This is a predicted structure of an 84-nucleotide RNA (ZMP/ZTP riboswitch aptamer (pfl RNA motif)) from an uncultured Alphaproteobacteria bacterium. It matches the Rfam family "ZMP/ZTP riboswitch aptamer (pfl RNA motif)". Its family is annotated with one-carbon metabolic process and regulation of purine nucleotide biosynthetic process in the Gene Ontology. On this family, see Jones and Ferre-D'Amare, Nat Struct Mol Biol 2015: "Recognition of the bacterial alarmone ZMP through long-distance association of two RNA subdomains". The family has 185 seed sequences and 3,295 matches in Rfam 15.1. The model forms 91% of the base pairs in the Rfam consensus.

[in-house]
Formats: sequence, structure tokens, C1' cells
RNA sequence: CCAUCCGCAGUGACUGGCGAUUUGAAGGUGGGCGACCACCGGGGAGCUGGCGGAUCAAGACCGCCGCGCGCCUGGGCAUUUUCC
Repeated sequence: CCAUCCGCAGUGACUGGCGAUUUGAAGGUGGGCGACCACCGGGGAGCUGGCGGAUCAAGACCGCCGCGCGCCUGGGCAUUUUCC
């Protein structure tokens, strides 16, 4: 110095519909029309030629992220391969 791990800082995509349950509450309001948009509250993986530590083994590999549960819909991120 690189890699890995922890913490901090910055940044941050994506954050939908229906139903039941719940004493009540299971995002709210407005708009749209299917599963979307805006704002507010909450969540949030990942990324960084950044900062501080730890460590040569631990660990990792059988993926990760959006307001409990079920059924759906649609995204994002990481990884691998190929092409430009």
C1' cells in the first nucleotide's frame, strides 16, 4: 500500500396494490387509474481516489433493500459472463 472487518462522515437508488388480523391503529393527504405521481412521516441495501481503528486470522461463498402478516405487481443494488 492492497484486501477483509468495525465505527464515523458524505452520498443514496428503491420505498406500490389488494386483503385479513388488530379494542383502535398496520403510513397520512391530494391527484390519477389499475399496482402510479407529488408532498409529509418512517425505512434503506449499495457507493466513496474520504476519516479513525482492528487484523493475517476471522470471515465470506448457499445474495441484499422499501411501514408487522398473506397474496400480488414492479423496481434498485451487488456478483459473474459477453459486447460496445